Context: one part of a larger RNA
RNA sequence: AGAUCCUCAAGGAACUCGGCAAAAAAGCAGCCGUAACUUCGGAAUAAGGCUUGCCCAUGAUUAAGUUCAUGGGCCGCAGCGAAAGUAUCCCUGCCAACUGUUUACCAAAAACACAGCUCCCUGCGAACUCGUAAGAGGAAGUAUAGGGGGUGAUGCCUGACCAAUGCCAGAAGGUCAACUAAUGACGGUGCGUAGGACUUUGUCUUCAAGAUAUUGAACAUAAAGUCCUACGUGCUGAGUGUUAUAAGCCCUGGUGAAUGUCGGUCGUAACUAUAACGAUCCUAAGGUAGCGAAAUACCUUGUCGGGUAAGUUCCGACGUGCACGAAUGGCAUAAUGAGUGGGGAACUGUCUCGAGGAUUAGCUCG
Numbered sequence: 001a002g003a004u005c006c007u008c009a010a011g012g013a014a015c016u017c018g019g020c021a022a023a024a025a026a027g028c029a030g031c032c033g034u035a036a037c038u039u040c041g042g043a044a045u046a047a048g049g050c051u052u053g054c055c056c057a058u059g060a061u062u063a064a065g066u067u068c069a070u071g072g073g074c075c076g077c078a079g080c081g082a083a084a085g086u087a088u089c090c091c092u093g094c095c096a097a098c099u100g101u102u103u104a105c106c107a108a109a110a111a112c113a114c115a116g117c118u119c120c121c122u123g124c125g126a127a128c129u130c131g132u133a134a135g136a137g138g139a140a141g142u143a144u145a146g147g148g149g150g151u152g153a154u155g156c157c158u159g160a161c162c163a164a165u166g167c168c169a170g171a172a173g174g175u176c177a178a179c180u181a182a183u184g185a186c187g188g189u190g191c192g193u194a195g196g197a198c199u200u201u202g203u204c205u206u207c208a209a210g211a212u213a214u215u216g217a218a219c220a221u222a223a224a225g226u227c228c229u230a231c232g233u234g235c236u237g238a239g240u241g242u243u244a245u246a247a248g249c250c251c252u253g254g255u256g257a258a259u260g261u262c263g264g265u266c267g268u269a270a271c272u273a274u275a276a277c278g279a280u281c282c283u284a285a286g287g288u289a290g291c292g293a294a295a296u297a298c299c300u301u302g303u304c305g306g307g308u309a310a311g312u313u314c315c316g317a318c319g320u321g322c323a324c325g326a327a328u329g330g331c332a333u334a335a336u337g338a339g340u341g342g343g344g345a346a347c348u349g350u351c352u353c354g355a356g357g358a359u360u361a362g363c364u365c366g
Base pairs, nucleotide, nucleotide: 002360003359004358005357006356007355008354010352011351014350019347029051030050031049032048037042039153053074054073055072056071057070058069059068060067075079088345089344090343091342092341093340094339095337096336100112101111116151117150118149119148120147121146122145128137129136130135154332155331156330157329159262160261161260164259165258166255167254168253169252170251173250174249175248180244181243182242183241184240186237187236188235189234190233191232192231193230194229195228196227197226198225199224200223201222202221203220205218206217207216208215209214263281264280265279266278267277290324291321302318303317304316305315306314
């Protein structure tokens, strides 16, 4: 110096982020007594006060010297005489109605849930969920049922806006897919007719060469073949144009306990100040009731009042709400809470400010 305990003069929270830890009171026995508030159930064991042993008598009672009431008496420092077990209390805000649930192993809460309220979907082979399907759950249920979203007991209430987004309804018009059908052009291809070009073969004529034979060239004509063009008529193309066709979108309405949103400037009253009032711009409409420096207020320790000797916290007001506000609920609220803020009583080694003791383990020395 550490750990676990015990005790302490005077003071008594001056400690500290904070009475953390510790201490103290009471100890679900009897009697008396008990406020605000309240949803009349509570709050409440509120708070607070007194008593507690043993013996005797009387009365009641008992199975019982069992228990109770009244009176008298006795002892001790101490009478629920030990041990164990066993509420500290009060005043006032905030949040959440409540009991409940949660981060197994750093968070138990104001978070989640909740009953209640509300909206949407669903007519049963239901909606919805799982599964490729068969099928299953929903449900051996049937709109007082089932599924989903939001809010969150109760009380008083829940304002304006449908312009945007979503959803619902509508069908006149516009736009718009693939398939399919019809049709056109184009491409490919078959046949027929007409024309043209080229090639081959035959024939006639002319010319040239040559020794009669024969050879070459040109023109005409006939036949066959190939190709091109035009017209007609078929077939064909994952090709191409046009026409016809749905939902959707555009469009027309509705809808907020759907997602959401809820202004600015200037002037004006016989002191001043302020502006019930007026003007103007914009908007879909410009925040209603209630609350408000708030678990939300930057400026800010706002200002005033209370509490303290002294109070950036707290309580009550004010409103100039940086940036509250109405089921993303607003405001109020008894009861409840190992929730959170402020104050008080009691109590204490938390502290002023330390001291002493017991036990235990380590280290040093012997």